[in-house]
RNA sequence: AAAUAAUAGCAAGGAGAGUUUGAUCCUGGCUCAGGAUGAACGCUAGCGGCAGGCCUCAUACAUGCAAGUCGAGGGGCAGCAGGACAUUUCGGUGUUGCUGGCGACCGGCGAACGGGUGCGUAACACGUAUGCAAUCUACCUUGCACUGGGGCAUAGCUCUCGGAAACGAGAAUUAAUACCCCAUAUCAUCUUAACAGCGCAUGCCGAUAAGAUAAAAGCUCCGGCGGUGCAAGAUGAGCAUGCGUCCCAUUAGCUAGUUGGUAAGGUAACGGCUUACCAAGGCGAUGAUGGGUAGGGGUUCUGAGAGGAAAGUCCCCCACACUGGCACUGAGACACGGGCCAGACUCCUACGGGAGGCAGCAGUAGGGAAUAUUGGUCAAUGGGCGAAAGCCUGAACCAGCCAUGCCGCGUGCAGGAUGAAGGCCCUCAGGGUUGUAAACUGCUUUUGUACGGGAACAAAAAGCUCCUGCGGGAGCCAUUGAGGGUACCGUAAGAAUAAGCACCGGCUAACUCCGUGCCAGCAGCCGCGGUAAUACGGAGGGUGCGAGCGUUAUCCGGAUUUACUGGGUUUAAAGGGUGCGUAGGCGGCUCUUUAAGUCAGUGGUGAAAGCCUGGCGCUUAACGCCAGAAAUGCCAUUGAUACUGUAGAGCUUGAGUCAAGAAGAGGUAAGCAGAAUUCAUGGUGUAGCGGUGAAAUGCAUAGAUAUCAUGAGGAAUUCCGACAGCGAAGGCAGCUUACUGGUCUUUGACUGACGCUGAGGCACGAAAGCGUGGGGAGCAAACAGGAUUAGAUACCCUGGUAGUCCACGCUGUAAACGAUGAUUACUCGAUAUACACGCUUGUCGUGUGUGUCCAAGCGAAAGCGUUAAGUAAUCCACCUGGGGAGUACGCGCGCAAGCGUGAAACUCAAAGGAAUUGACGGGGGUCCGCACAAGCGGUGGAGCAUGUGGUUUAAUUCGAUAAUACGCGAGGAACCUUACCUGGGCUCGAAUGUCUCUGCUACCUUAAGAAAUUAAGGGUUCCUUCGGGACAGAGUACAAGGUGCUGCAUGGCCGUCGUCAGCUCGUGCCGUGAGGUGUUGGGUUAAGUCCCAUAACGAGCGCAACCCCUAUACUUAGUUGCCAGCACGUCAUGGUGGGGACUCUAAGUAGACUGCCUGCGUAAGCAGUGAGGAAGGAGGGGACGAGGUCAGGUCAUCAUGGCCCUUAUGCCCAGGGCUACACACGUGCUACAAUGGCGUGUACAGAGGGAAGCUACCUGGUAACAGGAUGCAAAUCUUUAAAGCACGUCCCAGUUCGGAUUGAGGUCUGCAACUCGACCUCAUGAAGUUGGAAUCGCUAGUAAUCGCGCAUCAGCAAUGGCGCGGUGAAUACGUUCCCGGACCUUGUACACACCGCCCGUCAAGCCAUGGGAGUUG
Repeated sequence: AAAUAAUAGCAAGGAGAGUUUGAUCCUGGCUCAGGAUGAACGCUAGCGGCAGGCCUCAUACAUGCAAGUCGAGGGGCAGCAGGACAUUUCGGUGUUGCUGGCGACCGGCGAACGGGUGCGUAACACGUAUGCAAUCUACCUUGCACUGGGGCAUAGCUCUCGGAAACGAGAAUUAAUACCCCAUAUCAUCUUAACAGCGCAUGCCGAUAAGAUAAAAGCUCCGGCGGUGCAAGAUGAGCAUGCGUCCCAUUAGCUAGUUGGUAAGGUAACGGCUUACCAAGGCGAUGAUGGGUAGGGGUUCUGAGAGGAAAGUCCCCCACACUGGCACUGAGACACGGGCCAGACUCCUACGGGAGGCAGCAGUAGGGAAUAUUGGUCAAUGGGCGAAAGCCUGAACCAGCCAUGCCGCGUGCAGGAUGAAGGCCCUCAGGGUUGUAAACUGCUUUUGUACGGGAACAAAAAGCUCCUGCGGGAGCCAUUGAGGGUACCGUAAGAAUAAGCACCGGCUAACUCCGUGCCAGCAGCCGCGGUAAUACGGAGGGUGCGAGCGUUAUCCGGAUUUACUGGGUUUAAAGGGUGCGUAGGCGGCUCUUUAAGUCAGUGGUGAAAGCCUGGCGCUUAACGCCAGAAAUGCCAUUGAUACUGUAGAGCUUGAGUCAAGAAGAGGUAAGCAGAAUUCAUGGUGUAGCGGUGAAAUGCAUAGAUAUCAUGAGGAAUUCCGACAGCGAAGGCAGCUUACUGGUCUUUGACUGACGCUGAGGCACGAAAGCGUGGGGAGCAAACAGGAUUAGAUACCCUGGUAGUCCACGCUGUAAACGAUGAUUACUCGAUAUACACGCUUGUCGUGUGUGUCCAAGCGAAAGCGUUAAGUAAUCCACCUGGGGAGUACGCGCGCAAGCGUGAAACUCAAAGGAAUUGACGGGGGUCCGCACAAGCGGUGGAGCAUGUGGUUUAAUUCGAUAAUACGCGAGGAACCUUACCUGGGCUCGAAUGUCUCUGCUACCUUAAGAAAUUAAGGGUUCCUUCGGGACAGAGUACAAGGUGCUGCAUGGCCGUCGUCAGCUCGUGCCGUGAGGUGUUGGGUUAAGUCCCAUAACGAGCGCAACCCCUAUACUUAGUUGCCAGCACGUCAUGGUGGGGACUCUAAGUAGACUGCCUGCGUAAGCAGUGAGGAAGGAGGGGACGAGGUCAGGUCAUCAUGGCCCUUAUGCCCAGGGCUACACACGUGCUACAAUGGCGUGUACAGAGGGAAGCUACCUGGUAACAGGAUGCAAAUCUUUAAAGCACGUCCCAGUUCGGAUUGAGGUCUGCAACUCGACCUCAUGAAGUUGGAAUCGCUAGUAAUCGCGCAUCAGCAAUGGCGCGGUGAAUACGUUCCCGGACCUUGUACACACCGCCCGUCAAGCCAUGGGAGUUG
């Protein structure tokens, strides 16, 4: 130097969740899971051990007990026992202190301990560490010395007296270890003198000399026990001091013995402890004083710890003893079971007076959610007295009560499946679960029961013997147990005697059925309950704990939610409006000093118990015992000296000064300037001006507005002028001058840490406001008028006063904001700008400011980012859920207004920040749609039809009911339909399936009846592969039936946004995340259509296309269709032969793609009266409807869960109703007429239907239609198209318009046209003359107009619906506006999403408080 190994020490330890949102991240509160308790309550309960047990009224206490003892201190002797004597009726009686003993009394010791309680106390009370040179200490131990003499009383006893009692008075007499006096005094105390030693000081200690003062008690068994003085020890006590020890500053000043001194007194002792005098101090923001609360500690609970909370049991200290005060006695008390006084209360009383103090143990009452026996014993331990025996001891030891807690044990163990029965559930011939659970078999016996045995705790003191100088020691022997015949042990029989409580929506382990129906109820938080509740109640099952389990209350934890460990302040709560500055806190470099902080070692202390570790003892454990560790603290001492501090010396970089320059709306004061407004005067000039969205008020012919000139006055300073400058902030703007503050730059010199921050304090501090005095042009709160409006105490207009301005004084607040305190250091860059300086003169560098953008980093994010919200340091200020509330009260300031400081009750489970996705906006941008506009025709007015509402009704069945119900379900209500009503009937039922039997009762006729149905008579079916089947009936059993409810339990189907262009996914990327990106952007499109760009690349559902019809052509095929040419025929007709050319039919193909051209454009694409083409930019039309929305509609098409009805809510029948009718609405038809009506004639379709049918044609009838007759199951037969066109007529009228209504007569369908059909003829001939506000449809073969067909159907209320063709327009400038929609963006306190959210008053009820005519005690 490098590497390696070993040993020792330290360390035992930290979990989260729910709830703010549509979702997210954050902030933030609330709540839960854990542990604990002197607990209480509810349900339940077998045993034992150990512990604990008035937390509230320090409320009041009946009764008993809780402190006595000593005759070895004394006088004595009442009572008890014994003895002696006397007497005796033999029962006793009397005498005698003689003995054992002993009431009361004197005296000694104890009673100041032990036991209880926590009122008071915020204090040297307690804890801890010191000190007393300022102290005392009975009994005990040790040492020294002494214990001599004398005397006076008094209690008791006796007598007398008073009093109800308690008790007291007097007389006489008596003792002591009671009391007094004298003697003695080494030591003690005091005085005087002088000496040695010691101490931080006052002083202490030792020795010497002289003087003065103060003691004692006896008893005895002769062993001893006592007594006195002094000293020492031990024990106990007293005093003093440092440090620690709750809340309120809305308590800021307190103090007169107060602070100190001198002297005296007092105490065991220091001391204002007390008094006199002197001085004027003392305490306080490091919280005095005041108020509130509270015994303190060891410890206990909790916690990872740091902490927080508590102070019951046990131990230590304190305080108290009915309340307050006082002392006496004593070694010790100002005394729990002593005294005195006062007070309250209770009791006794003869009314005159007395007695008492459970916060001792039991116990009682009261209070309360709540806390035990009027027990046993001194056997042990301990205490008092005594020489001792012993006595006393509610201390103590035991027992009793209580699951109050901790700990332990048990209620059985093993086998046992047809997985029994029963219960519960289900998809129900069955399965699952309860559940090896039970039954049953075998085993065991803790506990309990019975019987038997049976402890330890108790060996001392005493006595005797021996030893010892004493203290004491050794040996022997005797007695003593409350608990308790308990613990414990043994034997016997026998599963025998023994399980509950809470919970099961999430947090949080555990799920179903029934009941209930926002009711009853639950709930710790979130929240459940309005007919399918795992959340209420019950049941089955399950989960957790278990002789307990839950609930309530309280504490800690979780909560880093007061953050020392360990938080924050741009926007969530939170930076003071700004500066100066006091105290305080913090502070540059070097050296030296010291050792206060700091670090290390050592010593003392930190009581015991407890906690922890190890061991031991109860069968284990709880519990107990022993030892150790710990006790993180305090004190002392010895060291270390890096850092901080102290002291000293120095330094220059922090800070400052000087010199030279610079910029600036920095400030104060004075003067000056021009423009404009207004006003005044004069001129010109004439009818309006002004004002507004539009108006009016207002001004104006007495001359306004406009315009010109002159003058007055006040206020503000155009342009320059800016994300420029200055200032601490507020703030500062014409020009000049004077005075003045700060800043910056450059370079030298100087001082030498002089610095930073800054609680209180002081100053400044916009606007408004206040006071006094000026000023007052414009503007302008209040006010007035005019408008607007439902109103308009507003917005708009016309006026207008305070004020705005000046001087002086006050106010002291603002979103006083960068919502960002000040200072210092460090940390990538880019760019702009103001000022200054420099040089290498540049797109340069440096410094100080002012802005913007960004790296790292930070942040919840938005964002910040050298001007930090980054990284660090110092100091100050402030925050701790929302509301109540910056309110109330108090205090301070102010002239006032008000400002500063600043709560609580109560209430909520949120309030909040940032960002995300939507939705919304009388936000913005882009775009679309018969959305508006431009047009055409309607509706709304009339009559009628039809649907709906309403009303009516026995019933007028039900549903739909903004757009998206209302000619809708219904594509056919006279019966039927039919679901409704009335009445009559049926009850395994009107229908279907499976099995068995029969062929009867099928069917026909008659009767009753409204019919259903009932009764009587007749009647004996059909097919067959011969098995049987069809049909009908009967039986049997299972499935009945319901147009009853719930469309908010559902399926299916449908409407709507909307044929709008959107809706999503995979991977990647971005973001903590919700989410974003893609899908946005630039273009384009009908389109998220396509192109370009692009952290996105792709993909799916939608769009488009593929499908159908239609417009053109071709090919093929020609029958029932067609007929050009040829032929035949007819009055006539493709009628016939024939033909495929044409039309057409129906199959295929072609065609259209911005393909071509021009222009524009990167492209996609767009434009063109382009070409070509039948068609041109999606040719026209249809079918086709993304993800979703509306709890949209339908349980009455159908299906279906659940619920409901079952001689009815089912089924059959007749009649009625769905068709009602003061009225209102929707949808239509017909009209109001001449572009028309009527009459006559005449031309041209398409698509459909047809056998219980369509019907040519003929006849009859005015006609509806009837009677015949023919063709056609259809390109073959059946069908007049109408508007149109031609001619005629009507001549503008309620008509030759219009056809309602009504009358009469008919036709047809049908069992049946009364309620209630359609049609025909004749007659009748209503309203209506183009329709208010408002509103609907339509962009081309469209609107408008004209007819034709079909479904349903016996017929038809069809003017409806669905189709078909004929004729056939007008208009679109355009996107400002209305409505709806799409995309992007923005704001949001909305998310049930603007029909949202939300504020205040009021009404009613209730609670609390104030006022109140009055009333009352």